[in-house]
């Protein structure tokens, strides 16, 4: 100077944690889907180091050598022919120099192969440079070429003749080499050129750049590979390489190496780097650079400077291909290009112009190295597809609440550019002289003309973006969570909209998020994880003090960290990709120095860790060996007599052969009652009568001793409950397996009678556990309180009170934790080491190896599956958990239902239809408070289609309308005909109104969804609860209020309390009834007076009754007692009434997707000559049968007959009906009075007085049918209700079971009322008579309050296990079957 860290979803009704699984983020040699204008730079077989047709990728030198042509052209001859040129060229050979570079690949290697740094005094370097010394003289062969044989060919042979810078002596020898030394020893080549010279050669030094060889560090996975090794490891001597070295051979020696992981198995070429990422890590290692291997496959050499040689060679294979069958040839992992492999990866292009390399003096030859170009959106980048203006907003599409919104300034239009492409024209730069493959390329000009240029994905949360329609758990989506079963922002389409843009998803892959492997950076009490426990090796780590080293550690400097990437910075393509320069960085290694804190080394002291000694007490501390009472078995005798014994309750068992019981004696064998105590011991399992005897440890005192000996503790060893193996032994009680006997749906159990292993004892195994403090071990440091065991010190009369120390318990500070807890005996602060953990299930299982006699143990995966497993907490709701408390809950009364008869509902089944709808309480005398027609919605048949009712327009017609007919017809509806006859406004015409017809917009629907709704209802429950506001506690979900002590009918008060306070709910305010006042007196009442028909009224009055208004009255107000003095209880006085007098209205928060789309209302959807509507006529009233609420009943507390009393509440003009007459009755005539305190329903009934019936299927009960009548009503056939007469069924009190009721209630007894024409056993109210019982709160149902467990949260009708059947994956076995 620059850089620098993000989270969400998903376990729960919610919560915190734990802990995975999934997501945004970026990379890519990428493929695949749909879509593609342009241009620059890049990249492009990740699979088959499968196989490879064709061409081309190494040549070159005549200035080393010898030899040496043809074709064509010219000349000559008649011509055969020859000359001359072609040419010393061309082909080939012999030398020479290159082929070991460049180019390709990653099979193969876990290795000094790579990387870094170092060593070579242990090495070599052809060509190049720079020195330095030479180049004398001679020899012998050889292919080529000629003859000639073999063979299909490839190629071989044999004979002959020749050259060289090709092989040989010899001579020289400065350097060189050998040797301690004396000395020995090694060379050479020519060749152009007229010459000058050049270019070569030969020996040596030296440089440059290249090689080889060793080392010291570094970087995979597996211990389910623990041992390896014989050339192994070292020596001495040889060979042997350019070069040290068992590199290789003989001898001798027995070594190396390994838990710091040898060996053996699996992968892998390595690095610069590249991808990520805040870094630290973590993955790659494709392209580009460096190093290595490799070149069908395996082996070996030659040549050479250098090779064990990609395009040389030889052996051997395995493949192809020739072939005359006897032999032969070949090797694209060079460029291209072919087959196959696969998801997938290109042109058999140009040029040697540049760059770069090989040979050549050179000219030049050659180079699929290389420069280009071609295909691929395969990456990266830049550029376009137009600019501007343009509507209260065109059309089309979409959506609408029918107004309008959206698309959208987006088109069109008008006015403008031309980038890029397309066309036409000029045209580099790369070469400073020629020489351009790309290329007429890049760039320039130039006219045309919006013209040729958008498209993927996605819009449920994560995550930017919504509607409509289709479907309808189908069809389909999905990356997690999850969508979809009729209103899907999740499937599909469509509009719309969001985000990218020539791309856009998707899928694999890496890193990332993930602190989810944690070095930075994590855990282990209950989430997964402390090894059961001690000793104790290795290795980690160590107390105080001084010297002294410097290996660690700091720091200076220094050399290297290759280039290329990367970061700054300054430049070159029009910018950017890309590319040129500089600078910096590259956390690393060497080397030289400094410094001495701290760690280690040496060396010396110390005494506070540790440890000895010396005195003590305490203790179920081991082992052994003896012994003692109780008790249970069993035997043996004696008393005794029928049972024992045993359970919930029995049976099985024992017992008259005498048991149980009880006494004496005896015998065995386990275990030790009190003592005993969260007391005591031990490392941990564990340890309990007494006593000897051996023995181990801690502990308290002293503080003599020795001076860091310590601390842990991988391996290893040692102990180690029960149960279990093995040999022997004992066996009383107990007691697996086993028998019996019950229990039970069964009962292989729980119980119960029996019983064998075992359980005891020796001695040898085993090796596990909730082996738990679920909490490794050892050490410091950090507020306390209170017990309790042992020691010591010191006080005190007195283990009585201090101190101190060791152990063991509760309680709690601060911290710590998710919380729950934990807290000096830490789970706090910290140090050292060791052991473990890393999502649930597969599983501690398989395989593998180890130990064990067996059982098994101890070590320990994977496929596959899942979005979770799971811990601690919270509220609920739940229990055959606990308490507390109400309630006709249960108990205790009384009456009932379940049994009959009918009566009304539902259910079944019927049916043309027997419309629908309610379903446990909380559907079922329910909606219906009143289906003959209507109702009505059903069903059958017959109409209608602007429709049966309504709004509105447009066309036409009509005085609308009213009354009476005809005909057809079940009507409904068609056809027709007469009598009558309008309103308003204008002069008229016409207009409105009204009304027919045709038509359009709207209609109608008891058609669907109460699981799309409102509304309005049931219910828990008239239960006492349900909440908020601040405050307060918890990380939170919540919690406190609201819990607790009383009390109440009540979360109703009171008193306490981190709570104070309020809300809807209790309560009370409202209505009624019960007293009593006041006020009102008509239609009411009638006590005093009067009058009358003397019953009852009137006239007067309002005293009473009684009316309807106001008020009074009841407050634990008093009072005695209980109680905390409060709250309130218990009782007493008083009072009409007493602790809410009695009854009613009033139902919190909410719960069932409760109940109604058919009461109403209304979203969606269905229907429109019908799913609408009118009309007849049926149906809901049907009937083998089941249930539910009811009437009436079985009778004598009663039936029948007479007679006599006493309400209250309501009701009445389409009405209620009175007298009086008629009918046995219903009921009929009648017609007064009543709009109702006046009149009328209306008789109240039981009741009571008398009679009568005498226990029977009856003078009980009425069902059923017969007949005769009434009465509403258009109409009683399916289908009313009443009456009279006759009939006279079941039924004698109702199994299990179940229901109401606590007082003016049950029980019973009538009366009114609403629906209503008419129909009541239902309902809804009124009064009359009028009990019984309630010890109490175990039980059974509900409900409330605390509390406690919980794996339940759709909330015990929950959750949730195993089998099994069936598909369905994975992974085996397997008759048979292919190769």
């Nucleotide at each position: 100077a620059a850089a620098u860290g993000a989270g969400a979803g998903u376990u729960u009704g919610a919560u915190c944690c734990c802990g995975g699984c999934u997501c945004a983020g970026a990379a890519u040699c990428a493929a695949c889907g749909c879509u593609g204008g342009c241009g620059g730079c890049g990249c492009g077989c990740u699979u088959a180091a499968c196989a490879c047709a064709u061409g081309c990728a190494a040549g070159u030198c005549g200035c080393a050598c010898g030899a040496g042509a043809a074709a064509g052209u010219g000349g000559a001859g008649c011509a055969a022919u020859u000359c001359a040129u072609g040419a010393g060229u061309a082909c080939a050979g012999u030398g020479g120099c290159g082929c070991a570079c460049g180019g390709g690949u990653g099979a193969g290697u876990a290795a000094c192969a790579c990387g870094u740094g170092g060593a070579u005094c242990a090495u070599c370097u052809a060509c190049c440079u720079c020195g330095u010394a030479g180049u004398g003289g001679g020899g012998a062969a050889u292919a080529a070429c000629c003859c000639u044989g073999g063979g299909a060919a490839a190629c071989c042979g044999g004979g002959g003749c020749u050259a060289a810078u090709a092989c040989c002596g010899c001579a020289u020898a400065a350097u060189c080499c050998c040797g301690a030394g004396a000395g020995g020893g090694c060379a050479a080549a020519g060749c152009a050129g007229c010459a000058a010279u050049g270019c070569g050669c030969u020996g040596u030094g030296a440089g440059a750049a290249g090689a080889g060889u060793c080392c010291g560090c570094g970087g995979c996975c597996g211990a389910u590979u623990a041992g390896c090794u014989u050339g192994u490891u070292g020596g001495c001597g040889g060979g042997g390489u350019a070069a040290a070295a068992g590199c290789c051979c003989a001898c001798c020696a027995a070594g190396g190496c390994a838990a710091c992981g040898a060996u053996c198995g699996g992968u892998a070429g390595c690095c610069g780097g590249c991808c990520u990422g805040a870094g630290a890590g973590g993955g790659c290692a494709c392209a580009c650079g460096g190093c290595c291997a490799c070149a069908c496959u395996g082996g070996c050499a030659c040549u050479g400077a250098a090779a064990u040689a990609c395009g040389g060679g030889c052996c051997a294979g395995a493949c192809u291909c020739c072939u005359a069958c006897g032999g032969g040839a070949g090797g694209c992992a060079g460029c291209a290009g072919u087959g196959g492999g696969g998801a997938a990866u290109c042109u058999u292009g140009c040029a040697c112009a540049a760059u770069g390399g090989g040979g050549g003096a050179a000219a030049c030859c050659c180079u699929g190295a290389u420069g280009c170009a071609g295909c691929g959106a395969c990456g990266c980048c830049g550029c376009g597809u137009g600019a501007g203006u343009g509507a209260u907003g065109a059309a089309g599409c979409c959506c609408u609440u029918c107004g309008g919104g959206g698309u959208g300034u987006a088109a069109a239009g008008c006015u403008c550019u031309u980038u890029c492409g397309a066309c036409g024209g000029g045209g580099a730069c790369g070469a400073u002289a020629a020489u351009g493959a790309c290329g007429g390329u890049a760039c320039c000009c130039g006219g045309a003309g919006a013209a040729g240029a958008a498209g993927c994905u996605g819009c449920g949360g994560c995550u930017a973006a919504c509607u409509a329609c289709g479907u309808g758990c189908c069809a389909g989506c999905a990356g997690c969570c999850g969508c979809g079963g009729u209103a899907a922002u999740a499937c599909g389409u469509a509009g719309g909209c969001a985000g990218c843009a020539a791309g856009c998803g998707u899928u694999g892959u890496u890193c990332g998020g993930a602190a989810u492997u944690a070095c930075u950076g994590g855990g282990c009490g209950u989430a997964a994880a402390g090894a059961g426990u001690g000793c104790g090796u290795a290795g980690g780590u160590g107390g105080u003090u001084g010297g002294c080293u410097a290996a660690g550690u700091u720091u200076g400097g220094u050399g290297u960290g290759a280039a290329a990437u990367c970061u700054c910075c300054c430049g070159g393509c029009u910018c950017a990709a890309c590319u040129g320069g500089g600078a910096g960085g590259g956390u690393g290694c060497g080397c030289c120095g400094a410094a001495a804190a701290c760690u280690g080394g040496c060396c010396g002291g110390c005494u506070a860790g540790a440890g000895u000694g010396u005195g003590g007490g305490a203790g179920a501390g081991g082992g052994a060996a003896g012994u003692g009472g109780a008790a249970u078995u069993c035997c043996u005798g004696g008393u005794g007599u029928a049972g024992c014994g045993g359970u919930g309750a029995a049976a099985u068992g024992c017992g008259u052969a005498g048991a149980u019981a009880u006494c004496a004696g005896g015998a065995g064998g386990a275990a030790c009652a009190c003592c005993u105590g969260u007391g005591g011991u031990g490392u941990a399992g564990a340890c309990g009568g007494c006593u000897u005897c051996c023995u181990g440890g801690a502990c308290c005192a002293u503080u003599a001793c020795u001076g860091a000996c310590a601390c842990u503790g991988a391996g290893g060893c040692a102990c180690g409950a029960a149960a279990g193996c093995g040999u022997g032994g004992g066996g009383a009680g107990c007691a697996a397996a086993c028998a019996g006997g019950a229990u039970u749906a069964g009962a292989u159990a729980c119980c119960c009678u029996g019983g064998u292993a075992g359980u005891c004892c020796a001695c040898g195994c085993c090796c596990u556990a909730a082996a738990c403090g679920a909490u490794g071990c050892g050490g410091a440091c950090u507020u306390g309180g209170u017990g309790u065991u042992c020691g010591u010190c010191u006080u005190u009369c007195a283990u009585u009170g201090g101190a101190u120390g060791a152990g063991u318990g509760c309680c709690g500070a601060a911290g710590c934790u998710a919380a729950c807890g934990c807290g000096u005996u830490a789970a706090g602060u910290c140090c050292g080491c060791c052991g473990c953990c890393u999502g649930g299930g597969g599983a501690g299982u398989a395989c593998g190896g180890u130990c064990g006699c067996a059982a098994g143990g101890c070590u320990g995966a994977a496929a596959c599956u899942c979005a979770a497993a799971g811990g601690a907490a919270u509220u609920g709701a739940c229990g055959g958990g606990g308490g507390c408390c109400c309630g006709c809950a249960c108990a205790a009364g009384c009456g009932g239902u379940g049994g009959a008869g009918c009566a009304u509902g539902u259910g079944g089944g019927u049916c043309a239809a027997u419309u629908c709808g309610a379903c446990g309480c909380a559907a079922c005398g329910c909606g219906a408070a009143g289906a003959a027609c209507c109702u009505u919605a059903c069903c059958u048949a017959g109409g209608c289609u602007c429709g049966a009712a309504c709004g509105g327009c447009c066309a036409u017609g009509g005085c609308a309308g009213a009354c009476c007919g005809g005909c057809g017809g079940a009507a409904a509806c068609g056809c027709u005909g007469g009598u009558u006859g309008a309103c308003c406004c204008g002069c008229a015409a016409g207009g409105g109104a009204c009304u027919g017809u045709g038509g359009c917009c709207g209609a109608g629907g008891u058609g669907c969804u109460g699981c799309a709704u409102g509304g309005c209802u049931g219910u828990c429950g008239u239960c006492a609860g349900c909440u908020c506001g601040u405050g307060u506690c918890g990380u939170g979900a919540g919690a406190u209020g609201u819990u607790g002590g009383g009390u109440u009918a009540a979360g109703u008060c009171c008193c306490g309390c981190a709570a104070c306070g309020a809300g809807c709910g209790c309560a009370a305010c409202c209505c009624u009834u019960g007293u009593c006042c006041u006020g009102u007196g008509u239609u009411g009442c009638c006590a005093c007076u009067u009058c009358u028909u003397u019953u009852a009224g009137a006239a007067a009055g309002c005293a009473c009754u009684c009316u309807c208004a106001g008020g009074a009255g009841a407050c634990c107000g008093c009072u005695a007692c209980c109680g905390a003095u409060a709250a309130g209880g218990u009782g007493g006085a008083g009072g009409a009434a007493g602790g809410u007098g009695g009854g009613g209205a009033u139902g919190a928060c909410g719960u069932c997707a409760a109940g109604u789309c058919a009461g109403c209302a209304u979203g969606g959807c269905c229907u429109u000559u019908a799913u609408g509507u009118c009309u007849a006529g049926g149906g809901c009233u049907a009937c083998a049968c089941a249930c539910g609420u009811g009437c009436u009943a079985c009778a004598a507390u009663g039936g029948c007959c007479g007679g006599u009393a006493c309400a209250a509440a309501g009701c009445g003009c389409a009405g209620c009906c009175a007298a009086c007459c008629c009918g046995c009755g219903a009921g009929g005539g009648g017609g007064a009075g009543c709009c109702a305190a006046u009149c009328g329903c209306a008789a109240a009934a039981a009741a009571c007085c008398g009679g009568u019936c005498u226990c029977a299927g009856u003078u009980c009960g009425g069902a059923u049918u017969g007949c005769a009548g009434g009465c509403u009503g258009c109409a009683a056939c399916u289908c009313g209700c009443c009456u009279g007469c006759a009939u006279g069924a079941a039924g004698c009190u109702g199994g299990a079971a179940u229901c109401g009721c606590u007082a003016g209630u049950a029980a019973u007894g009538g009366c009114a009322g609403a629906u209503c024409a008419g129909c009541a056993c239902g309902c809804u109210g009124c009064c009359g008579u009028g009990a019984a019982u309630a010890c109490g709160u175990u039980c059974c149902c509900g409900g409330g309050c605390c509390u406690u467990g919980u794996a339940c949260a759709c909330a015990c009708c929950g959750c949730c296990c195993g089998u099994c059947a069936c598909a369905u994956c994975a992974c085996g076995a397997a008759a048979g079957u292919g190769g």
This is a predicted structure of a 1379-nucleotide RNA (small-subunit ribosomal RNA) from a Bryobacterales bacterium. Its mean pLDDT, the model's own confidence on a scale to 100, is 86. It was read from a public genome assembly. The organism belongs to Bryobacterales, within Bacteria.